[in-house]
RNA sequence: CGCCGAAUCGCCUCGCGUCCCGUACCGAGGCGAGCGGGGGAACCAAUUAGUUCAGGGGCUAAUCGUCCGCGACGAAGCGGAUCGACGCGCGGUCUAUUGCGCGCGAGCCCGUCAGCUAACCCCGCAGGCUCGACAUAGAGA
Numbered sequence: 001c002g003c004c005g006a007a008u009c010g011c012c013u014c015g016c017g018u019c020c021c022g023u024a025c026c027g028a029g030g031c032g033a034g035c036g037g038g039g040g041a042a043c044c045a046a047u048u049a050g051u052u053c054a055g056g057g058g059c060u061a062a063u064c065g066u067c068c069g070c071g072a073c074g075a076a077g078c079g080g081a082u083c084g085a086c087g088c089g090c091g092g093u094c095u096a097u098u099g100c101g102c103g104c105g106a107g108c109c110c111g112u113c114a115g116c117u118a119a120c121c122c123c124g125c126a127g128g129c130u131c132g133a134c135a136u137a138g139a140g141a
Base pairs, nucleotide, nucleotide: 002129003128004127008033009032010031011030012029013028014027015026034125035124036123037122038121039120044115055113056110057109058108059107063085064084065083066081067080068079069078070077086105087104088103089102090101091100093139094138095137096136098135099134
């Protein structure tokens, strides 16, 4: 430089560094713009059972199913798979519901509670990463 991600930009005040001043950088606080998430009417939607044991919901691509093992049966749960469906990212000027190749499908939070939802209200602007640089078409330089 570039990549994942909403996680960027600007202004003001204060502090630090320097002999002094100014600028810039860094840190803290505040404000604004922009980007992102949640709560929240009407209307609409929904109203679903065990034995003794299964709450529900949110962010995110990060889910579902099948099979095998453990689990007393069955469930919940845990682990596994060159499995199936589906979702996401990268290939370096940009774009593509195109081709090809290479990867990911984790983690965290709320706390018994939340469908949609105008007005309205609340919250976030982090963290992490690297040797890789294909084709086609269009556009741009």

Predicted 3D model of a 141-nucleotide RNA (c-di-AMP riboswitch aptamer (ydaO/yuaA leader)) from a soil metagenome. Rfam family: c-di-AMP riboswitch aptamer (ydaO/yuaA leader). Rfam describes the family as follows. This family represents a conserved RNA structure found upstream of the ydaO and yuaA genes in Bacillus subtilis and related genes in other bacteria. The coordinates come from a structure-prediction model, not an experiment, and the mean pLDDT is 76.